[in-house]
C1' cells in the first nucleotide's frame, strides 16, 4: 500500500495494577461492562513464517524465535443472486499471517 496469496463458526484467566469505557469506521441493531471497559504486566491459546526432530521435498511432531489471537461468526445487517419465507450462496469492508513494491 487501489498490490498478490491463504485463512477467519474451533481455541485461549476466578492472576496483578488500573478506573469506564468497549465490541475497526459511518448507519441501523443487538450486546459487553462497578460481580470492575480501555490499557499495561503475567498467563494462555493457535501454529502463518523461522528453527529444531523423524529418509523428510510432501507430511507429521515440538513450540525456541517472529507476528497473531484470547464475549458473541470478522457480534449481526448494508451489495448482488436465490427463496413464499426462515434461511443459503457470493461480493464488498476489514482482521491476521507469508510474500512483493
Nucleotide at each position: 500500500g487501489u498490490c498478490u496469496u491463504a485463512u477467519c463458526a474451533a481455541g485461549a484467566g476466578u492472576g496483578a495494577c488500573a478506573g469506564a469505557g468497549g465490541g475497526a469506521a459511518c448507519a441501523g441493531g443487538c450486546c459487553c461492562a462497578a460481580u470492575g471497559a480501555a490499557g499495561u504486566c503475567c498467563g494462555a491459546c493457535a501454529a502463518c513464517c523461522u528453527g529444531c526432530c523423524g529418509a523428510a521435498a510432501g507430511c507429521g511432531g515440538u513450540a525456541a524465535g517472529g507476528u497473531g489471537c484470547c464475549a458473541a461468526a470478522u457480534c449481526c445487517u448494508g451489495c448482488g443472486g436465490u427463496g413464499c419465507a426462515a434461511g443459503c450462496c457470493g461480493a464488498a469492508a476489514g482482521a491476521u499471517a507469508a510474500g512483493c513494491u

About this RNA:
SAM riboswitch aptamer (S box leader), 101 nucleotides, folded computationally. Rfam family: SAM riboswitch aptamer (S box leader). Rfam links the family to the GO term regulation of gene expression. The prediction has a mean pLDDT of 86. The sequence was found by an Rfam model in a public genome assembly.